Lysine riboswitch aptamer from a pig gut metagenome, 166 nucleotides, folded computationally. Its mean pLDDT, the model's own confidence on a scale to 100, is 77. The sequence is in RNAcentral, with records from MGnify.
[in-house]
RNA sequence: GGUAGAGGUCGCGUAAUUCAUCAGUAAUUCACAGGAUGUGGCAGACACAGUAGAAUGUGAAGGAAAGGGAGGCACGCCGAAAGAAUACAUUGUUCUGCAGAUGUUUUCUUGGGCGCAAGUUUAAGAGACUUGUGACUGUCAUCCCCGUAGGGGAUGGGGAGCUAUC
Numbered sequence: 001g002g003u004a005g006a007g008g009u010c011g012c013g014u015a016a017u018u019c020a021u022c023a024g025u026a027a028u029u030c031a032c033a034g035g036a037u038g039u040g041g042c043a044g045a046c047a048c049a050g051u052a053g054a055a056u057g058u059g060a061a062g063g064a065a066a067g068g069g070a071g072g073c074a075c076g077c078c079g080a081a082a083g084a085a086u087a088c089a090u091u092g093u094u095c096u097g098c099a100g101a102u103g104u105u106u107u108c109u110u111g112g113g114c115g116c117a118a119g120u121u122u123a124a125g126a127g128a129c130u131u132g133u134g135a136c137u138g139u140c141a142u143c144c145c146c147g148u149a150g151g152g153g154a155u156g157g158g159g160a161g162c163u164a165u166c
Base pairs, nucleotide, nucleotide: 001166002165003164004163005162008078011077012076013075014074017071018070019069028061029060030059031058032057033056037049038048039047040046041098042097043096044095045094081110082109083108084107085106087104088103089102090101091100111137112136114134115133116132117131118130119129120128121127139157140156141155142154143153144152145151146150
């Protein structure tokens, strides 16, 4: 260096599906009040709606969806994958620029899941991520113990690791 493989309280990812949430919210319609703005993500341009009544408020009717989540199942897997930064490409608006979305490159961080705390995100006391912390688990090294094909204990390391084989 190649090949194969292990970790598991929910190991990791993906798709569809079911369920809850979003939410009795939004669109829409009506009534009353209101009295000049409003809409097209943002800025500018431009366009459109509006005194034949805009925004907004209250009440009534109406009643979602996306994103995010959980469950079992299927599939692909064991740097599985996740996060951050960077660059590029595509997309994006009525137009220009920006934001946003998607994909890819490179670099960095993290062995794994769990609990707790704080922060960020979020509609959210869900979930995720980051940091700190705790025990657990897997693995190797060193030392010690035992009733020694093995088992147990202590300390430490990091997945660029570990096991087997060529």